[in-house]
Molecule: transfer RNA
Organism: Acetilactobacillus jinshanensis
RNA sequence: GCACCAUUAGCGCAACUGGAUAGAGCGCUUGAUUACGAAUCAAGAGGUUAUAGGUUCGAGCCCUAUAUGGUGCA
Repeated sequence: GCACCAUUAGCGCAACUGGAUAGAGCGCUUGAUUACGAAUCAAGAGGUUAUAGGUUCGAGCCCUAUAUGGUGCA
């Protein structure tokens, strides 16, 4: 330098071939339970879907550029 892959909650990930209000787990907060913890149960908070444009009635999903990380080739 070229090609490809990934980027969604604090963390690792889903979200079906473009369609309803983007979800579950771990973690976090609160409550129940307990002598206190752990475990368990219940509830809750937490999202500019990497950034910026475009296509579309409608985009996490399609297109373009950029950024970061990774793999391969030279």